[in-house]
RNA sequence: GCCGCUAUGGUGGAAUAGGCAGACACAAGGGACUUAAAAUCCCUCGGUAGCGAUACCGUACCGGUUCGACCCCGGUUAGCGGCA
Numbered sequence: 001g002c003c004g005c006u007a008u009g010g011u012g013g014a015a016u017a018g019g020c021a022g023a024c025a026c027a028a029g030g031g032a033c034u035u036a037a038a039a040u041c042c043c044u045c046g047g048u049a050g051c052g053a054u055a056c057c058g059u060a061c062c063g064g065u066u067c068g069a070c071c072c073c074g075g076u077u078a079g080c081g082g083c084a
Base pairs, nucleotide, nucleotide: 001083002082003081004080005079006078007077010026011025012024019067028044029043030042031041032040046057047056048055049054060076061075062074063073064072
C1' cells in the first nucleotide's frame, strides 16, 4: 500500500429483503416478603429538557439515498486478520 471482518445502554449481546432501536441475560436502583438478612417475587433502568404529560436526540464518526436507515451507498477513525 491492497483486501476482508468488527464497532449497538454500565457489561455481554439480539434485531439482515430497509418499517416501533435496544429483545434476552448480567449489573444497578426502588418496593414486597423477613425480627434482620439471604433467596424469591414485582417495578424501573440510553441521553437532554420538563413538576408532569410529553418533546427532541441516540447503533464508532461525517455525509448521501429514501416517506422511513443498526441495515443500502461514499468517505473517515479505531481494533483484529490476511496479502504484498